[in-house]
RNA sequence: GGACCAUCCCGAGCGGCUGAGAGAUCUGGCUCUUUGACGCCGCAGCAACCCUCCGGACUUCCCCGUCCCGGAAAGGUGCUACCGCCAGAAGCGAUGGAGA
Repeated sequence: GGACCAUCCCGAGCGGCUGAGAGAUCUGGCUCUUUGACGCCGCAGCAACCCUCCGGACUUCCCCGUCCCGGAAAGGUGCUACCGCCAGAAGCGAUGGAGA
């Protein structure tokens, strides 16, 4: 890298650097942007995918366990304009998990 599983209408911005395009691709629209967008870095925050912890449910009871439910948020990722900006096309892309 390919194949597999889950999610993609909730939520969350400041500072520094840079300097012209940006919102994944194509077409059409809409929007952001020299009052500095996009990107990078720092800090802060959001969320709860994994880990960890707590409670419940199930298994007659305990331990263990779980394609179960709720909670916490230290750690690993991720995310912090607009529904993946919208429609159509192409089924593509992003993120996490698991695995080799």

A computed fold for a 100-nucleotide RNA from Arthrobacter mangrovi, annotated as SAM riboswitch aptamer (S box leader).
The organism belongs to Arthrobacter, within Bacteria.